[in-house]
RNA sequence: CAUUUCCCCGUGGGAGAGUAUCGUUUCGCGAGAAACGGUCGCCGAAGGAGCAACCGCCCCGGAAUCUCUCAGGCCAAAGGAUCGCGGGGGAUAG
Numbered sequence: 001c002a003u004u005u006c007c008c009c010g011u012g013g014g015a016g017a018g019u020a021u022c023g024u025u026u027c028g029c030g031a032g033a034a035a036c037g038g039u040c041g042c043c044g045a046a047g048g049a050g051c052a053a054c055c056g057c058c059c060c061g062g063a064a065u066c067u068c069u070c071a072g073g074c075c076a077a078a079g080g081a082u083c084g085c086g087g088g089g090g091a092u093a094g
Base pairs, nucleotide, nucleotide: 001094004091005090006089007088008087009086010085011084012083013082018040020039021038022037023036024035025034026033027032041074042073043072047070048068049067050066054062055061056060
């Protein structure tokens, strides 16, 4: 001193599925909109859980884009695994 790896910040991209229906309340001249609750129907890429290929220091542990859908989501917005770029911090090999 990283070209490896982990975390944080900024920024650009980022899918899927009901603008479902009923009731209450609020706002509005009205059309309608929003919030809460119920009913079914769906989605998986916040989080969470399960199995497991595989990996390790092999007693045991770590483990997914797979599975489940508790949570979250189903106009838009927000969020969003993750990818690119920039910056900062740490670990470690050589």
Model confidence (mean pLDDT): 78 of 100. Predicted 3D model of a 94-nucleotide RNA (Glycine riboswitch aptamer) from Pacificispira spongiicola. The model forms 91% of the base pairs in the Rfam consensus. The sequence was found by an Rfam model in a public genome assembly. NCBI's taxonomy places the organism under Bacteria, Pseudomonadati, Pseudomonadota, Aestuariispiraceae, Pacificispira.